[in-house]
RNA sequence: GCAUCCGUAACUCAGUUGGUAGAGUAUCUGCCUUUUAAGCAGGGGGUCGCGGGUUCAAGUCCCGCCGGAUGCA
Repeated sequence: GCAUCCGUAACUCAGUUGGUAGAGUAUCUGCCUUUUAAGCAGGGGGUCGCGGGUUCAAGUCCCGCCGGAUGCA
């Protein structure tokens, strides 16, 4: 330099054919317990890497850029 793939919550990851962004872990609160832990219930936490385009509507489609992984040279 070229090709392919990846970037979504603090972390690990889903998200189907474009139609209100989710789970587990962590954290916080309550219940339970002699206490901690475990268990149960609930809450908070997101510019979907950045910028633009298409569309009534974009995490999803298109273009550019940034970062990462693998392969080739």